Two RNAs folded together computationally: RNase P RNA and transfer RNA, 415 nucleotides in total.
């Protein structure tokens, strides 16, 4: 140097000017939306997307409903010990394959409970038997048939009486109530149906206000559920981030300090301009090689263009799956130099 | 947010508890027929079974990540 193999870490920095949205303090006098409940307009101040906020594939907090216990059925997991709040998640370690190594990858209980499957080739494919060859008996005129024995080759084929598949039913063992923030709790409208309770065929309520008169069975009031609609769950003192300690090979787990770190409800996190960094193309300059066309290499930083994959929506812990390129550490092989 | 199906030739479908060349009509190419078309009658081409991995002697089929399409359910009566 060159070809791998593990683990990580950043996601352009900085000013400046105008939004957008939210905590928190001050105003809430007025002013919009609304029947109400409730909600928005103002000014400062800090705060405003990820490593996967993504798939929605596991498991959990959290709510509600149901539950004495235990069992069926359904669903999932499966070497052995561990971690965890929990898991199909991790972490060690054994076996297996893969690889020259570093390393990977693994759905890896059980076929001594019963079932079922195995095209085509092949004499025979899971019941059992028997194509040739051996040995024994018996028939028969030598070739040759039939019985029986266990045993050996050849060929087929993944695979041949020994066993394969449980990513096949099925056993064994474990584990799981159901449903999900549109969960759920509260505040609450028209209508339209409930309940009580007073009027009312002795004629009520209506027929714009009195009275005739017309009309003929409900009218009023209160109340309760649930819907539209509205607030809270919900922005957090948390299975929280951070650093050091000591414990274990680890995963993790105790202790100590610091630290508050996004929050909407059709859904904020933006745009525009300067300077510097980054890559990519053009261009200028040196060099080097080539006859020449051109081509390598360094530099300058002049133009011009990009800077991925993607966007939080009740929260947490994993998994998978995308991701333009930059970079740091350990480790193998195998060449070359001292 | 929760459940459920599907993906095979251009199209539309099959083979689905695993068996080897994946098949059918349409549609395409090419002969025959006809004056020439269509129609008819021979024959033939077309496939990454979405798309990667496994399990098995063998995958369309079983299992598993993904990608893409469809449907259903939520309030009242």
């Nucleotide at each position: 140097g060159a070809a791998g193999c593990g683990a990580g870490c950043c996601a352009g920095a900085c000013c400046g000017c105008c939004g957008c949205u939210g905590u928190u303090g001050c105003a809430u006098c007025a002013c919009c939306c609304g029947a109400a409940a409730g909600g928005g307009c103002g000014c400062a101040u800090c705060g405003g997307a990820g490593g996967a906020a993504g798939g929605u594939c596991c498991g959990g907090a959290c709510u509600g409903c149901a539950c004495a216990g235990a069992g069926c059925a359904g669903c999932g997991c499966a070497g052995c010990a561990g971690c965890u709040a929990a898991c199909c998640g991790c972490u060690g370690u054994c076996c297996a394959c893969c690889g020259c190594a570093a390393g990977g990858u693994g759905a890896g209980g059980a076929u001594c409970a019963g079932a079922g499957c195995a095209a085509c080739a092949g004499a025979g494919a899971c019941g059992a038997g028997u194509c040739g060859a051996g040995c024994g008996g018996g028939c028969g005129u030598u070739c040759g048939c039939c019985c029986g024995c266990c045993u050996c080759g050849g060929g087929u084929g993944a695979a041949a009486c020994g066993g394969g598949c449980a990513a096949u039913c099925u056993c064994u063992g474990c584990g799981c109530g159901c449903a999900g923030c549109a969960a759920c709790a509260c505040c609450a409208a028209a209508u339209a149906g409930g309940c009580a309770c007073a009027c009312g065929u002795c004629g009520a309520u209506c027929c714009g206000g009195c009275u005739c008169g017309g009309g003929g069975a409900g009218u009023g009031u209160g109340c309760g559920g649930g819907u539209a609609g509205g607030u809270g769950g919900c922005a957090c003192c948390g299975a929280g981030c951070u650093u050091c300690g000591c414990a274990g090979c680890g995963a993790u787990g105790c202790g100590g300090g610091g630290c508050c770190c996004a929050g909407a409800g059709g859904a904020a996190u933006g745009g525009c301009g300067g300077u510097c960094a980054c890559g990519g193309c053009a261009g200028g300059c040196g060099c080097c090689c080539g006859c020449a066309a051109g081509g390598g290499c360094g530099u300058c930083g002049u133009g011009c263009c990009g800077c991925a994959c993607a966007g939080a929506a009740u929260c947490c812990g994993g998994c998978c799956u995308a991701u333009c390129g930059g970079u740091u550490c350990g480790c193998u092989u195998c060449a070359c130099u001292u | 947010g929760c459940g459920g199906c599907g993906g095979u030739a251009g199209c539309u479908c099959a083979a689905c508890c695993g068996g080897a060349u994946a098949g059918a009509g349409c549609a395409c190419c090419a002969g025959c027929c006809u004056u020439c078309u269509a129609a008819g009658c021979u024959g033939g081409g077309g496939g990454u079974u979405a798309c990667g991995g496994g399990u098995u002697c063998g995958a369309u089929u079983c299992c598993u990540g993904u990608c893409c399409g469809c449907c259903g359910c939520g309030c009242c009566a």
Its mean pLDDT, the model's own confidence on a scale to 100, is 77.